[in-house]
Transfer RNA from a bacterium, 73 nucleotides, folded computationally.

RNA sequence: GUCCCUGUAGUUCAGCGGAUAGAACGUCGGCUUGCGGAGCCGAAGGCCAGAGGUUCGAAUCCUCUCAGGGACA
Numbered sequence: 001g002u003c004c005c006u007g008u009a010g011u012u013c014a015g016c017g018g019a020u021a022g023a024a025c026g027u028c029g030g031c032u033u034g035c036g037g038a039g040c041c042g043a044a045g046g047c048c049a050g051a052g053g054u055u056c057g058a059a060u061c062c063u064c065u066c067a068g069g070g071a072c073a
Stems, first nucleotide, its partner, number of pairs: 001072007010025004018056001027043005049065005
């Protein structure tokens, strides 16, 4: 330099162009317990890497940029 993959909650990841973007773990609160852990119930936490475009409607499709990984040279 060319090409490919990935970027979504604190972490690991789901998510077909259409309902308020979900799960597990973690965190916080409550119940339980002599105290803790485990268990049970609940809550907070995301403007989906950034910008532009297509569309009635974009996390999802297209273009550019950024970051990480890989193949080739």